[in-house]
RNA sequence: GGCCCCAUCGUCUAGUGGUCUAGGACACCGGCUUUUCACGCCGGCAACGGGGGUUCGAGUCCCCCUGGGGUCACCA
Numbered sequence: 001g002g003c004c005c006c007a008u009c010g011u012c013u014a015g016u017g018g019u020c021u022a023g024g025a026c027a028c029c030g031g032c033u034u035u036u037c038a039c040g041c042c043g044g045c046a047a048c049g050g051g052g053g054u055u056c057g058a059g060u061c062c063c064c065c066u067g068g069g070g071u072c073a074c075c076a
Base pairs, nucleotide, nucleotide: 001072002071003070004069005068006067007066010026011025012024013023018056028044029043030042031041032040049065050064051063052062053061
């Protein structure tokens, strides 16, 4: 450098054009329970990497950029 893949709460992830003002688990915070802690129960906080395009409608499709990974080539 070519090609391919990936990017969503703090972490892991669901999502396959409309039911997403984005769901779940763990973590964290508060409450209940308990003699205390833990467990358990209830509630809360928290995310679509950036830009553009297509569309009535984009987390989802397309392009560019950014970052990460894989593979091939170069390495005089």